[in-house]
RNA sequence: GCCGAAGUGGCGAAACUGGUAGACGCACUGGACUCAAAAUCCAGCGGUGGCGACACCGUCCCGGUUCGACUCCGGGCUUCGGCA
Numbered sequence: 001g002c003c004g005a006a007g008u009g010g011c012g013a014a015a016c017u018g019g020u021a022g023a024c025g026c027a028c029u030g031g032a033c034u035c036a037a038a039a040u041c042c043a044g045c046g047g048u049g050g051c052g053a054c055a056c057c058g059u060c061c062c063g064g065u066u067c068g069a070c071u072c073c074g075g076g077c078u079u080c081g082g083c084a
Base pairs, nucleotide, nucleotide: 001083002082003081004080005079006078007077010026011025012024019067028044029043030042031041032040046057047056048055049054060076061075062074063073064072
């Protein structure tokens, strides 16, 4: 230099013939149980604004197509693999 694959919460990992993003697991927080803990069970757990109900934003970044994009198209960045 050329070709290919990948990038989604704190971490791992789903969601793909375009139609509710974050299922599921781990971690974490609160509670129950216990003399206390472990285990187990229940609830919560992206960001911003709001007392709150709720609203808006959010899939590596910037654009495009579309009524609608994690998904399709273009250009970049990073990592991994192959060729030279």
Transfer RNA from a Chitinispirillales bacterium, 84 nucleotides, folded computationally. It matches the Rfam family "tRNA". The family's RNA type in Rfam is transfer RNA. The coordinates come from a structure-prediction model, not an experiment, and the mean pLDDT is 81.